[in-house]
This record gives sequence, structure tokens and C1' cells, in this order.
RNA sequence: UUUCUAUCAAGAGUGGUGGCGAGGGCCCUGGCCCGAUGACCCACCCGGCAUCCUUUAGUCUUUCUUAAAGGUGCCAAUGCCAGCCCGCAAGGGGAAACGAUAGGUC
Repeated sequence: UUUCUAUCAAGAGUGGUGGCGAGGGCCCUGGCCCGAUGACCCACCCGGCAUCCUUUAGUCUUUCUUAAAGGUGCCAAUGCCAGCCCGCAAGGGGAAACGAUAGGUC
């Protein structure tokens, strides 16, 4: 990357050091927010979150829960909000597509 399944309104540092130097928040549009007090991104370090997978232990009728370790990912705002449908509208509800993560598959 192809494809299938599951989840995505919760949670956890806008952390420190160094680098780059103007955009970034998946793509398009309209908003809104972040950004020279250096964002985004890259490297290193420390801390933490998740239970998607593995292992160990406990429990155990099916099983379930807790704990630990590891893999992986993540730690601004609902995947920031809206765009398609429902509704006069608001609040909200629903669906689709895309995206992200995990496990499997090609």
C1' cells in the first nucleotide's frame, strides 16, 4: 500500500533540550482556533493515557475482573464546528464518504 473487522463526544505534558523557519489543525469550502513569546515538523530525554494485540499471575461453569510487563499508538479544542438528510429555526438526531488507531489479510 490492497482489503476486512472494531473503535473514534472519554483519557493523558500546548513538558524539557536542540534543529528548521511560516504556516498548521487529514483533503476541498465557510468558520473558529493555534503560531516569530517559534507553531507544524524532525531528533533525543523524562512523565503520563489507552486495553487494540501478546505474555505472566489471579479468578473461573461459560467466563470475568484486577495487577504487572511488553508491542503499538496517543497526550489543544467531539476526527475543533459546519457542509448530505430530518426539523421554520435552535438544540439535537441520523447517514455517507474520507481520515486516524489496532488486529488480521494481500

A computed fold for a 106-nucleotide RNA from an uncultured Dehalococcoidia bacterium, annotated as SAM riboswitch aptamer (S box leader). It matches the Rfam family "SAM riboswitch aptamer (S box leader)". Clan: SAM clan. Rfam's curators write: The SAM riboswitch is found upstream of a number of genes which code for proteins involved in methionine or cysteine biosynthesis in Gram-positive bacteria. The sequence was found by an Rfam model in a public genome assembly.